RNA sequence: AGAGUUUGAUCCUGGCUCAGAAUGAACGUUGGCGGUGUGCUUAACACAUGCAAGUCGAGCGUGAAAGUUCUUCGGAAUGAGUAAAGCGGCGGACGGGUGAGUAACGCGUGAGGAUCUCCCCUUCAGUGAAGGAUACCCUUGAGAAAUUAAGGUUAAUACUGCAUACGUCCACUAUUAACAUAGUGGAGAAAGAUGGCCUCUUGCUGUCGCUGAAAGAUGAACUUGCGUUCUAUUAGCUAGUUGGUGGGGUAAAGGCCUACCAAGGCGAUGAUGGAUAGCCGGCCUGAGAGGGUGAUCGGCCACAUUGGAACUGAGAAACGGUCCAGACUCCUACGGGAGGCAGCAGUGAGGAAUAUUGCACAAUGGGCGAAAGCCUGAUGCAGCGACACCGCGUGAAGGAUGAAGGUCUUAGGAUUGUAAACUUCUGUUAAGUGGGAAAAAAGACUCGCCUCGAAUACAGGCGGGGGAUGAUGGUACCACUAGAGAAAGCACCGGCUAACUUCGUGCCAGCAGCCGCGGUAAUACGAGGGGUGCAAACGUUAUUCGGAAUUACUGGGUGUAAAGGGUAUGUAGACGGCAUCUUAAGUCAAUUGUUAAAUUUCUCAGCUUAACUGAGAGCCUGCGAUUGAAACUAAGAAGCUAGAGGAUGGAAGAGAGAAGUGGAAUUCUCGGAGUAGCGGUAAAAUGCGUAGAUCUCGAGAGGAACACCGAUGGCGAAGGCAGCUUCUUGGUCCAUUUCUGACGUUGAGAUACGAAAGCGUGGGGAGCAAACAGGAUUAGAUACCCUGGUAGUCCACGCCGUAAACGAUGAUAACUAGCUGUCCGGGCACUUGGUGCUUGGGUGGCGCAGCUAACGCAUUAAGUUAUCCGCCUGGGGAGUACGGUCGCAAGAUUAAAACUCAAAGGAAUUGACGGGGGCCUGCACAAGCGGUGGAGCAUGUGGUUUAAUUCGAAGCAACGCGCAGAACCUUACCAGCCUUUGACAUCCUGGUCGCGGAUUAGAGAGAUCUUUUCCUUCAGUUCGGCUGGACCAGUGACAGGUGCUGCAUGGCUGUCGUCAGCUCGUGUCGUGAGAUGUUGGGUUAAGUCCCGCAACGAGCGCAACCCUCGUCCUUAGUUGCCAUCAUUUAGUUGGGCACUCUAAGGAAACCGCCGGUGAUAAGCCGGAGGAAGGUGGGGAUGACGUCAAGUCCUCAUGGCCCUUACAGGCUGGGCUACACACGUGCUACAAUGGCGGUGACAGUGGGCAGCCACUACGCGAGUAGGAGCUAAUCCCAAAAAGCCGUCUCAGUUCGGAUUGUUCUCUGCAACUCGAGAGCAUGAAGGCGGAAUCGCUAGUAAUCGCGGAUCAGCAUGCCGCGGUGAAUACGUUCCCAGGCCUUGUACACACCGCCCGUCACACCAUGGGAGUUGGUUUCACCCGAAGGCGCUGCGCUAACCCGCAAGGGAGGCAGGCGACCACGGUGGGAUCAGCGACUGGGGUGAAGUCGUAACAAGGUAACC
Repeated sequence: AGAGUUUGAUCCUGGCUCAGAAUGAACGUUGGCGGUGUGCUUAACACAUGCAAGUCGAGCGUGAAAGUUCUUCGGAAUGAGUAAAGCGGCGGACGGGUGAGUAACGCGUGAGGAUCUCCCCUUCAGUGAAGGAUACCCUUGAGAAAUUAAGGUUAAUACUGCAUACGUCCACUAUUAACAUAGUGGAGAAAGAUGGCCUCUUGCUGUCGCUGAAAGAUGAACUUGCGUUCUAUUAGCUAGUUGGUGGGGUAAAGGCCUACCAAGGCGAUGAUGGAUAGCCGGCCUGAGAGGGUGAUCGGCCACAUUGGAACUGAGAAACGGUCCAGACUCCUACGGGAGGCAGCAGUGAGGAAUAUUGCACAAUGGGCGAAAGCCUGAUGCAGCGACACCGCGUGAAGGAUGAAGGUCUUAGGAUUGUAAACUUCUGUUAAGUGGGAAAAAAGACUCGCCUCGAAUACAGGCGGGGGAUGAUGGUACCACUAGAGAAAGCACCGGCUAACUUCGUGCCAGCAGCCGCGGUAAUACGAGGGGUGCAAACGUUAUUCGGAAUUACUGGGUGUAAAGGGUAUGUAGACGGCAUCUUAAGUCAAUUGUUAAAUUUCUCAGCUUAACUGAGAGCCUGCGAUUGAAACUAAGAAGCUAGAGGAUGGAAGAGAGAAGUGGAAUUCUCGGAGUAGCGGUAAAAUGCGUAGAUCUCGAGAGGAACACCGAUGGCGAAGGCAGCUUCUUGGUCCAUUUCUGACGUUGAGAUACGAAAGCGUGGGGAGCAAACAGGAUUAGAUACCCUGGUAGUCCACGCCGUAAACGAUGAUAACUAGCUGUCCGGGCACUUGGUGCUUGGGUGGCGCAGCUAACGCAUUAAGUUAUCCGCCUGGGGAGUACGGUCGCAAGAUUAAAACUCAAAGGAAUUGACGGGGGCCUGCACAAGCGGUGGAGCAUGUGGUUUAAUUCGAAGCAACGCGCAGAACCUUACCAGCCUUUGACAUCCUGGUCGCGGAUUAGAGAGAUCUUUUCCUUCAGUUCGGCUGGACCAGUGACAGGUGCUGCAUGGCUGUCGUCAGCUCGUGUCGUGAGAUGUUGGGUUAAGUCCCGCAACGAGCGCAACCCUCGUCCUUAGUUGCCAUCAUUUAGUUGGGCACUCUAAGGAAACCGCCGGUGAUAAGCCGGAGGAAGGUGGGGAUGACGUCAAGUCCUCAUGGCCCUUACAGGCUGGGCUACACACGUGCUACAAUGGCGGUGACAGUGGGCAGCCACUACGCGAGUAGGAGCUAAUCCCAAAAAGCCGUCUCAGUUCGGAUUGUUCUCUGCAACUCGAGAGCAUGAAGGCGGAAUCGCUAGUAAUCGCGGAUCAGCAUGCCGCGGUGAAUACGUUCCCAGGCCUUGUACACACCGCCCGUCACACCAUGGGAGUUGGUUUCACCCGAAGGCGCUGCGCUAACCCGCAAGGGAGGCAGGCGACCACGGUGGGAUCAGCGACUGGGGUGAAGUCGUAACAAGGUAACC
């Protein structure tokens, strides 16, 4: 520090995910030791048991017992003035726990004044003299108990007066502005205990106490500035409320309380309400700013079963106190009582989850005490838990035969791996033995000196001495002993992300953080091997921060990605021109106070190290105070004119409102003329019309809109505004001087305006026209088209308040190259109906810098700056629900969540596609000729059938295709019968010498088995059955498979397409994908060539080179040929090689020549010459690639499968089936023909298991003889269309299917199932619907001939020649293709993508009659305890009066009142649960209906 993921690829936007660190964690697997920390995050749920707060006899009065000793047996002494209870004092307000409540002066930080403060420190002054009670105790009662009543006795540092009181408090007076000061009067204290010395009855003195006062310290209370979560779908809240006066109350200010008076107080800088939450130092993360968090430790707060209340006290509204009420638990004799673990342990419950009913007060600290000491679940320690951090170990060195085993393998080897074994060592930890109070401790005690004092006493201080005391713990640590012995796992290995292979599985099982793996070759599942990472741990889950600049202060955006408000005016607010003076709020500087400690950082130090701990430094960015500075901002004062505005003079304009008015057109009405149609459409029909339409002329009515001008022209803030005239009125611009003097900009709320549609009331209504009706179209057509037609459109008034209200671009100001139109002003010059130059304001086009993801913007910015406002933060759900506001309604506005996806999106690129465009080509259409589709037959396919009808091929590009030929064989299929190292190959062992040919017999369907006879008798040799060869038998390795996968493959092939395309190097352009080149202008059959051009070149294709046909020449003449010479029936023979021909080599054609055209080019057109003329005809030749095209059944081949069978052999059957459908053909339907006759003219080819002349026989297929030919020699071989005659339009003298019968040939064999011949039979068919195919010249059509395969079988296929046409205007249309361009939501690429209803399943959610519960509020009722107020007739020790009786003061019980917790009744608000039914939404491989969108998406789309 980044990475993965949207796309065919790219850039951007944007979300999701990952790598890091952390945790009071939990879970899974595993687990050696130690140190230091840490451990109910959930039920503030309920709690058994034990302990957690007592202490003081030096405050007081009482006062045992056990035991021991003595005894006169009664008892006494001792224990002992001890234990114990009580009165009294101090402490139980600390320490410890928890985080429910609390959004608050609760907390943090900084200030403040009107306060209190036990114990403690300092100072001053005191501590006199009296009194009456009471608990304990004793007696008598009540009660189950808890507890309690009455009477009697007694003490105090308990209680109460009195005296005194410098300071204190109160009142008054004087002075004073006030504080303060002075004076006078009044009020207000106390307690003793215990030591010492005595001068002996009172003194002195020490210590600890007590009282008054002052001051300090500590602690506490109060006030206040600032900071402190979310929500406006909470906007108004408040009657003690805000303030004042009097009074009360408090330690103290204060509506804290009360009476009266006033009507205030708070709030968009967010009051009030709701939700959530203890706050902080800190902790985690982060570069930081921030974000998250508030366990342990520390500070503060709050609470103690729930609610309320006070008492005591210095301090409490009190965790282990009291009272009352509620819930719960327990005891009970049923009358009443008791209790509060959120103290430490522990139990139950809850939960994913969190420990021992331990030891000790030895240390630290606390309470009490003079002290000893007692108490202390605070604390110190131990126990449990890998919960966290840190440290150590599980051995070290050597050791190659690279052992065995495992795994993989190309079978060689590689790897595990120096790893192990083995050898030599070491001894941490654990184990054993022994040592070990070393450290953590001082005080008390005692000695000496000093102070106080009369003192040698007591007390305090300083120094010295030395005994005792340890929970942890026989622990840390140390020494010794033996021995490698007791100690390694977990996750991962497709990319991100370090690490790869084999097997199993087969969209199954499973994995997954994201992308995604798995459908038979899975580095992604599971296992093995190997590897990588970390390590006593490793992974997973959860959560936080980071990465995320993905809320952007640091540090983002808003034309098209999410995002500019529809527009303006303007309030608050924010910001604001030039210059002077002042102030010092902001700002800056210095000093200072505070910012607790711990933590963090740095440097040292102590535990063997580290964690941990300690010391010092630094830090704590904040707040306060003081002093200073005065530039900037702010504030104040007085100014300026450049911003802004006003005045004056001009200008343009569909700017607005009102009134009036005009012509054209449509429609209607009336009248005239006129007759059969009009209208409408792609075509029609509905409709109108003989009751007179349309058309035409004239007149009239009425409503609405304003042609031409008219224009990227004008005006307006936007919406918007258009005939003409008048009136009223807003804004803008220009020019000139002049006036005011910052008056400005923006603008949350607010207000006004705001297209169309819609709504209300009343008018109006010509045309147009939702709804609606009819006619068409259509599979349907609730549409598009047509004929009608109502709201509405128009006017007035009032609502609505939205639009793709768009420049998808907020307003204002400044700055930053230009060029060129246009509208409205001004100025200057001139040649003045005008031109040129210039200056302002608008409105357009192009373009530089700059910006932008790109497209693009570019002085009218999307550039560079400043100010202010609105808005955005992934897609969907959703601009929806609920709630609020507005509205008559429609609806508008504000505006979520659950759930779901990993994308959604922008711009540009390359393709592909379009019922987009342009150019061009092709038997593509058109123009023609002939067919197919109808018939019969042949052949192939589908389907069906079958034991089997083997398999493959499937639009073009499967279907007379693989098959150039299924009776057996072929043959792969079926039935049956057989064989098992095999029909075939290699190796091994044993045997034999074979084998082979001919032959006999038997069994069998045959394969095969058995058997007879004859012929034949391998090669080398080291002479050894030694080697080779052959055969047989055996063994296992293996053979074999037309079994599967053409979607694992090679090879071969089809197709687009013989179409003209497909690419590369370098350069250039672009962020990039890519572009350029290859586009453009011409031209060509052609990316063929030329020109131009940021391109220049090159490659594969095109063309040419190759073969063949066409002309000529040369060479060569046999089997070919014959002009000339002879000759013959005959080129038959002689002769010849001129010609034809044959087969070798050459020549020839290149737009070369001429003319025209074109840019003078490339080329094109015409002509000449030529056998041939513009690639001369034909063939071979098939670019990059597409179709997972075809083929595993030609062959080869990976993997899988079968192995007495899915292999091999044989017989028979099947591939030939047959209601049917399709393709390709043949023959026909006839006269351009049939039949008969005639007998002329080819070429390619083939031939020895062959072609077969010729002769004979047969009607014929053919048969029997039999020459020639291994072929320019012989044969197949007859060419046929042609010509002549006849038939005369008929199911025929057409047509030949079908059937009968007799034969022929091939073959082992023609039944299933061959071909042919003769005779007889004589079906359909009279030129073929929709549709569709071929062909542009020696072509189509037509005619025959040959060949391969082959025993036989050809209408198929491959070739050959004969005869031999018609037409092409042309490119609008159909199809296919090429180039350019355009649109795109497609990229599996239109056979694409994709929308909505319905049906089904699941999920969350809204409404919902209601119902259940919580919270809260208002009104009323009730009114415990308690303090307060009033009363107090009952009761009453201390003080007062009184001799006393008694009275008084004061107090107590009781009573009343207001307040008030719980509770009750009723109403409201709000939240949550359930809810029949219901609404939409989301998700879900293959459901239904249509086809709305994306191309002009077939009616442009959208708001």